[in-house]
């Protein structure tokens, strides 16, 4: 450097659901809990998806099933970066 087919040791992370808190929401953090994961460590650079407070559109107005990321997802894919064990 490549590989994770079988597998060891130490182990690691933690979906759904649930409780508390934060958030307008998507979602996040912590406790419980394990569906899975060899980068399910980290980073929004590219694509994708979700949300729409605010702004826009419509409306006299109340308001609205519309548009919008500067919000979110790294457990959607690609990319970047660091790294344990084993094999070669």
């Nucleotide at each position: 450097g490549c590989c994770g087919u079988u597998u060891c040791a130490g182990g690691g992370c933690a979906a759904a659901c649930u409780c508390a808190c934060c958030g307008a929401a998507a979602g996040g953090u912590g406790g419980g809990g394990a569906c899975g994961c060899a980068a399910a460590g980290c980073c929004u650079c590219c694509g994708g998806u979700c949300u729409a407070c605010g702004g826009g559109a419509c409306g006299c107005a109340c308001g609205u099933a519309c548009c919008u990321a500067u919000g979110a997802c790294a457990g959607c894919g690609g990319g970047g970066u660091u790294g344990c064990c084993g094999g070669u």

Notes: Model confidence (mean pLDDT): 84 of 100. c-di-GMP-I riboswitch aptamer from a Pseudomonadota bacterium, 88 nucleotides, folded computationally. Its Rfam family is "c-di-GMP-I riboswitch aptamer". Gene Ontology term of the family: cyclic-di-GMP binding.